This is a predicted structure of an 82-nucleotide RNA (transfer RNA) from Pseudozyma flocculosa. Its Rfam family is "tRNA". The literature on the family includes a 1997 paper in Nucleic Acids Res by Lowe and Eddy, "tRNAscan-SE: a program for improved detection of transfer RNA genes in genomic sequence". Rfam links the family to the GO term triplet codon-amino acid adaptor activity. The RNAcentral record of the sequence draws on ENA and Rfam. Taxonomically the source falls in Pseudozyma (Eukaryota, Opisthokonta, Fungi, Ustilaginales). Model confidence (mean pLDDT): 81 of 100.
RNA sequence: GGGGGUUUAGCUCAGUCGUAGAGCGUUCCGUUUGCAUGGCGUGUUCUCGGAAAGGUCAUGGGUUCAAUCCCCAUAGUCUCCA
Numbered sequence: 001g002g003g004g005g006u007u008u009a010g011c012u013c014a015g016u017c018g019u020a021g022a023g024c025g026u027u028c029c030g031u032u033u034g035c036a037u038g039g040c041g042u043g044u045u046c047u048c049g050g051a052a053a054g055g056u057c058a059u060g061g062g063u064u065c066a067a068u069c070c071c072c073a074u075a076g077u078c079u080c081c082a
Stems, first nucleotide, its partner, number of pairs: 001081007010024004018065001026052005034044004058074005
């Protein structure tokens, strides 16, 4: 220098034109067990369940009634060739 892949929540990823999602994580609530305390209560750990927050879909432009999705350029990253 040239070719190809990839970029979506804090992390790992799905979604491929028509409402942006899952698991893990975070916060809150409840349940259960153990521990601390003489007891009530309270605190804390673990199990299970529920809820919530968290996104300019890498950036810019184009096509379309409508773009995370299609096209072009740029940037990051991985890889191949020279």